Small-subunit ribosomal RNA from an uncultured bacterium, 1438 nucleotides, folded computationally. The sequence is in RNAcentral, with records from ENA and SILVA. Its mean pLDDT, the model's own confidence on a scale to 100, is 83.
[in-house]
RNA sequence: GAUGAACGCUAGCGGCGGGCUUAAUACAUGCAAGUCGAACGGUGCAGCAAUGCAUAGUGGCAGACGGGUGCGUAACGCGUAUGCAACCUACCUUCAAUCGGGGGACAACAUUUCGAAAGAAGUGCUAAUACCGCGUAAGAUCAUAGAGGAGCAUUCCUUAGUGAUUAAACUUCCGGGGAUUGAAGAUGGGCAUGCGUCUGAUUAGCUAGUUGGCGGGGUAAAGGCCCACCAAGGCGACGAUCAGUAGGGGAACUGAGAGGUUGAUCCCCCACACUGGCACUGAGAUACGGGCCAGACUCCUACGGGAGGCAGCAGUAGGGAAUAUUGGGCAAUGGAGGCAACUCUGACCCAGCCACGCCGCGUGCAGGAGGAAGGCGCUCUGCGUUGUAAACUGCUUUAGCAGGGGAAGAAAAUACCGAUGCGUCGGGAAUUGACGGUACCCUGAGAAUAAGCACCGGCUAACUCCGUGCCAGCAGCCGCGGUAAUACGGAGGGUGCGAGCGUUAUCCGGAAUUACUGGGUUUAAAGGGUGCGUAGGCGGCCCUGUAAGUCAGGAGUGAAAGUUUGCGGCUCAACCGUAAAAUUGCUUUUGAUACUGCGGGGCUAGAAUUAGGAUGAGGUCAGCGGAAUGUGGCAUGUAGCGGUGAAAUGCAUAGAUAUGCCAUAGAACACCAAUUGCGAAGGCAGCUGACUAGACCUGGAUUGACGCUGAGGCACGAAAGCGUGGGGAGCGAACAGGAUUAGAUACCCUGGUAGUCCACGCCCUAAACGAUGCUUACUCGACGUAUGGCGCUAGACGUUGUGCGUCCAAGGGAAACCGUUAAGUAAGCCACCUGGGGAGUACGACCGCAAGGUUGAAACUCAAAGGAAUUGACGGGGGUCCGCACAAGCGGUGGAGCAUGUGGUUUAAUUCGAUGAUACGCGAGGAGCCUUACCUGGGCUAGAAUGCGAGUGACGUCCUGUGAAAGCAGGAUUCCCUUCGGGGCACAAAGCAAGGUGCUGCAUGGCUGUCGUCAGCUCGUGCCGUGAGGUGUUGGGUUAAGUCCCGCAACGAGCGCAACCCCUGUCCUUAGUUGCCAACCCAUCGCAAGAUGGAGGGACUCUAAGGAGACUGCCGGCGUAAGCCGAGAGGAAGGUGGGGAUGACGUCAAGUCAUCAUGGCCUUUAUGCCCAGGGCGACACACGUGCUACAAUGGCCGGUACAGAGGGUUGCCAAACCGCAAGGUGGAGCCAAUCCCUUAAAGCCGGUCUCAGUUCGGAUUGGAGUCUGAAACCCGACUCCAUGAAGUUGGAAUCGCUAGUAAUCGCGCAUCAGCCAUGGCGCGGUGAAUACGUUCCCGGACCUUGUACACACCGCCCGUCAAGCCAUGGAAGCCGGGGGUACCUGAAGAUGGUGACUUUACUGGGAGCUAUCUAAGGUAAAACUGGUGACUGGGGCU
Repeated sequence: GAUGAACGCUAGCGGCGGGCUUAAUACAUGCAAGUCGAACGGUGCAGCAAUGCAUAGUGGCAGACGGGUGCGUAACGCGUAUGCAACCUACCUUCAAUCGGGGGACAACAUUUCGAAAGAAGUGCUAAUACCGCGUAAGAUCAUAGAGGAGCAUUCCUUAGUGAUUAAACUUCCGGGGAUUGAAGAUGGGCAUGCGUCUGAUUAGCUAGUUGGCGGGGUAAAGGCCCACCAAGGCGACGAUCAGUAGGGGAACUGAGAGGUUGAUCCCCCACACUGGCACUGAGAUACGGGCCAGACUCCUACGGGAGGCAGCAGUAGGGAAUAUUGGGCAAUGGAGGCAACUCUGACCCAGCCACGCCGCGUGCAGGAGGAAGGCGCUCUGCGUUGUAAACUGCUUUAGCAGGGGAAGAAAAUACCGAUGCGUCGGGAAUUGACGGUACCCUGAGAAUAAGCACCGGCUAACUCCGUGCCAGCAGCCGCGGUAAUACGGAGGGUGCGAGCGUUAUCCGGAAUUACUGGGUUUAAAGGGUGCGUAGGCGGCCCUGUAAGUCAGGAGUGAAAGUUUGCGGCUCAACCGUAAAAUUGCUUUUGAUACUGCGGGGCUAGAAUUAGGAUGAGGUCAGCGGAAUGUGGCAUGUAGCGGUGAAAUGCAUAGAUAUGCCAUAGAACACCAAUUGCGAAGGCAGCUGACUAGACCUGGAUUGACGCUGAGGCACGAAAGCGUGGGGAGCGAACAGGAUUAGAUACCCUGGUAGUCCACGCCCUAAACGAUGCUUACUCGACGUAUGGCGCUAGACGUUGUGCGUCCAAGGGAAACCGUUAAGUAAGCCACCUGGGGAGUACGACCGCAAGGUUGAAACUCAAAGGAAUUGACGGGGGUCCGCACAAGCGGUGGAGCAUGUGGUUUAAUUCGAUGAUACGCGAGGAGCCUUACCUGGGCUAGAAUGCGAGUGACGUCCUGUGAAAGCAGGAUUCCCUUCGGGGCACAAAGCAAGGUGCUGCAUGGCUGUCGUCAGCUCGUGCCGUGAGGUGUUGGGUUAAGUCCCGCAACGAGCGCAACCCCUGUCCUUAGUUGCCAACCCAUCGCAAGAUGGAGGGACUCUAAGGAGACUGCCGGCGUAAGCCGAGAGGAAGGUGGGGAUGACGUCAAGUCAUCAUGGCCUUUAUGCCCAGGGCGACACACGUGCUACAAUGGCCGGUACAGAGGGUUGCCAAACCGCAAGGUGGAGCCAAUCCCUUAAAGCCGGUCUCAGUUCGGAUUGGAGUCUGAAACCCGACUCCAUGAAGUUGGAAUCGCUAGUAAUCGCGCAUCAGCCAUGGCGCGGUGAAUACGUUCCCGGACCUUGUACACACCGCCCGUCAAGCCAUGGAAGCCGGGGGUACCUGAAGAUGGUGACUUUACUGGGAGCUAUCUAAGGUAAAACUGGUGACUGGGGCU
């Protein structure tokens, strides 16, 4: 796009069309074929009659047309083109001739009989255009002998002869009508032929009247159409036969076309008429509404018999998703009969039903903003949208409604008049309409009566809200839905079409996705394993003939309708008319001859033969050889051998292994050896010989296209396997044992049978691969190699063949790649492919001894399977490198007690979060109340807080009652400033904004962890690639570093690295209080050393501001450079000096809605707020992180030395005094380089303890206290006295650390009333050991490689088993179907024979009898095909 459609929702009108696609199922009822009295007799009616009307029968014509259906049919059925020298044709037309004379019947009718009926029989009478003789007759038919002509083989035409045969029907108004014979035409048919006409080869052979001939029969007519005889043919891979399906065509739909699909309506042909058979009549039938017979079915019946055939029009039942009225009319057109009037006509013309289709019209038009109300949405005082839409105003009136008018379709025929030789013509008048009072026209009123359907994720035009929450549902494909769904459902809005819109079904297109036009086969599906060769296809140069193909012109045909174009008619259109074009085809004719074909002649360039040469693991057979191995013998010799990752089984004191000599067996042939060579492929390797095949080179000669390919066919065909007979050393399926392992029916080891070997015969498959069929021609080059020829300057040269290879231009290819050995450009031939799975399976067939092979499906199922390449990720892949990653060390954890966090459990609550690394001394840098979010109880409801705020004057303080408190109730007291307007401050009604640590970190912002302080991550332009993408960023070096250098189709740039910043280490400058005090001076004390103070100083320390310094700068070596190396120089510091801050693109839907912010949801006398008490502190357990220890490098006691960094007014708190102590009293100083915290500790000196559960260890518990705080019961810290647990160095495992680090020692700070701090963050003191190295573990970086992974190896994915569902194969059987064969029986009928009976028919006809054929039926054995089947096999989906 289309439809004979159906279904869902909806529906105003008209025109033109269409309407059982299924059950060729069964049919009630009515109608669908009759007519003629001008063929005939009779009968009835009317009339007085003449006559008229009607018509059962005889007779004529028509019922073979028209109408229906598509069962059958794969066929001369249809289409097209021819032929009939092999034919027929009623009615119609023309021409020629004729219509003389007789006869006897049968219906009707009358009557009798039988029967339920249908109907039948007998007797008698009768007419004809019914029937039968006779006469006549040809140019008809037959026979016959000539002549002429023609053709297409039999033959045909013409002609004048002779003989024989054969006709008729009458009627009249006298014009005629009708009849007979013949010839011709027209029309309609019959037969034959060429070509075309579906699928299956898992149908390959079929055929006996079969094929042909002679003769005959039959027919309108040729013909095995039929028969007798003779011959043995005929058809078939160009697809016979068989099976399945099917009416064919014009045409229709689609398509650019070529094609594909279809064959409704209309037209042509065919076939059929309940199923099957058969003939009769007739011009025509093997006859839809005729006959006979058989069968099935239905109906009637008196049971004896009968009747029937809607696939005609209506209609009914049934079937079905589904298809109409038991209508009107012969007015028109057409048909039958008739002289005609006319009759008949379910053909036809109309109407009815149905949106089934096509076409047309309408449901209003214009104005109208306050952009109304309402709806919907939003960023919500408002805006947007619905939307000029509505309201409202004006206008119009198609269709519909009402009234009025009102067609065309009709031409006449006939009759009448006139004319005419006939046919007929002319004239005026009358009559005839189913549709239908319809179409159409006029008038009137009035916007009045008239809009839906589907869709809105992409394809594909059209977007939001709500609901739902992988539910309900959607879905053509992809796919939507798991709490923010443009995809489900609803709504608003929008889009598309519109009296329709969607859905379903089917066909074509898109699909170049069966490719003729117009595809492919290295790797996506696809080259046969290889050759030889049959048929077939294709085929070199020149001349000539022919004209089949081909081309051109002419002729015929190609029905009409349809399609296309022009014009025209219905108001337009659909529809219709007319003309043209087209109908691409077939036949015929004339011509052309380039090409192809065919015939003839020639040629040598293809091909082949021949001579010479050279070549190779080519093949077959025979002989020979050495090494190795096994075995046997002898000898030497002794304890192991062998084997493996390590072992064991095994062998061995009965002497192995090893060694020497001899003998023997079988198999395979080291080195040469190669990217080599040969062969058609498989394949071929010691040496020699015999036989044999091939390709190659060179040169002439010979043949003269002999060529290429090759369906079937034939041959060859690795390994394994099979059969028979040999052989058997080594190896070695199966098998046995030993190991390995969770297991190990394996890999490894020890043995070992078939086999491997030979001969003969099978098998016939391979990743039989170059995954690349064969042949020929053409298209730049370079290099290597094998084997020939030629030339030369003799070589590492040039050139020319044939092979084997590598790399490339053009070109090709999806790319990878191919590239004169093509996968390029062309030609020829063969083979093969058409999504994946099912499946190379099943069935069938063929082959095979078997194993199995060849050929080779379907159901079902999936939305992919696949190729090449890209980026990542991954690998028990490779290379390079790094990191406290391992290793080397030091110290820990894991065992104990305690502290703390977590899990679990418990609980009224034990609030919540964090959960591998990257949660667990984490949020928390301070849970007794508070905090607090949890629980219990008591209270409040515009609320605990904030803003605006009429108003009030306080706020506050004090008191009373009640209460656990919050609160509730009540009482007392009480403002400031002022320009008097008011202002400040405080309270505060109503109202507007509440509140929520409720949920969602998977809706989010912000912040953070981790990979990782790892060296990476990208961009612009250019270049490469069809593209993803690549290049840059890779490579060679180097670095801590994508750091730098060199190279390079890249050149640059950005975020990262580094540097810039801070602290620290050295020096300098500046400055000098509260810091410092070396020298000088003074004072005091002191014997002195010296101490203290002052003056003073800036030297030093220090403080804190600025600068210097380090850059591989210098030297040597190495290196192109970058850079590296050196106990180098110098320097406080040396190769980033040490430390900090700083965290690229991104990853983990990582963490946090409980810091904060925030969308959505939820809650509102509660999930909000206040209060008291409790809980967050529970405790059988488990884990993490820590502290203290287990002691002598130690504990305890005494003495004594040296920091840094911090903090301090709600504070730090000195001296002094009290207390054993915590602490208290006290009060100086300090807002701090000034005062205080503040005695640092380890260390050092001295003493003691002596290896023990201790003078270690300090848990636990008792008692007594101190301090903070309303308040230490749950649940604080500290002090003193007493108590004195576990623990004696910690299993498997595991953590940190590379230098001022680890280890160890103390000090400070934040939070804080206090403190559960052993935590966290800082500070300094003392101060090590070790690193061979990168194999391994973990993590990471770069390059490369493989990949079937991409949620990315925690990936993907295979098979069995279990369960459900589905289709299918086999199967003892069972049940059907169509066709064929053989035999039996055999109706009607036909043909032949006979025919004693019958007849007006007499050489006749008929009944009857009989032979043959034959539908149906029966019997039988096979084949084909389908269904079903216990059980069974595999397959698919979940």